[in-house]
RNA sequence: GUGAGGCGCACCUAGGGUUCCGCCGAUCGACGCGGUCGGGCCUGGUCCGAGAGGUGCAGGCGGGUUCCGGUCGGAUGCCGGGAUGCGUUCCACGGCGGGACAAAAGCCCGGGAGGU
Repeated sequence: GUGAGGCGCACCUAGGGUUCCGCCGAUCGACGCGGUCGGGCCUGGUCCGAGAGGUGCAGGCGGGUUCCGGUCGGAUGCCGGGAUGCGUUCCACGGCGGGACAAAAGCCCGGGAGGU
């Protein structure tokens, strides 16, 4: 300098806003309630939600045990296909700006730009 791979899904959380519900305020009404307008600098429910957060599953890689078939004179050898279980799956500082949904965000652009 170049190339390939490592980056899956689900549930949850940090976090997020305000479409709906609730709550609060104002106002109107036929007034144990309903309509309209406003409030997320309203704890909340629905909702969104992490590459560098959690858990689980799947997948990858590496061995073990075992079964079947083939090769072969015969196989404890070799090749192929199953079953079962074990091990492993590292590291990770990070803007500005833009994007979507109602809107925002640690979501997406993005393991990006940049830095070491």